RNA sequence: GGACCUGUGGUCUAGUGGUAUGACAUCUGCUUGACGUGCAGAAGACUGGCGGUUCGAUUCCGCCCAGGUCCA
Numbered sequence: 001g002g003a004c005c006u007g008u009g010g011u012c013u014a015g016u017g018g019u020a021u022g023a024c025a026u027c028u029g030c031u032u033g034a035c036g037u038g039c040a041g042a043a044g045a046c047u048g049g050c051g052g053u054u055c056g057a058u059u060c061c062g063c064c065c066a067g068g069u070c071c072a
Base pairs, nucleotide, nucleotide: 001071002070003069004068005067006066007065010024011023012022018055026042027041028040029039030038048064049063050062051061052060
């Protein structure tokens, strides 16, 4: 330098055009003498960035950024 893949809450992840799912972790309440476990609930992501297409983009297209694999 070239080709391909990945990027979504603190972490891991589902979703492939119509306001993003679940688990763990965190917080609150109940339970306990207390802790833990268990149960119930809450908060937490404008989906890597900038443009384009579209009535509408996490999703489709282009460029860029970061990481990975391969080739040279």
The RNA shown here (transfer RNA) has 72 nucleotides and comes from a Candidatus Micrarchaeota archaeon.
Lineage of the source: Archaea > Nanobdellati > Microcaldota.
It matches the Rfam family "tRNA". Rfam links the family to the GO term triplet codon-amino acid adaptor activity.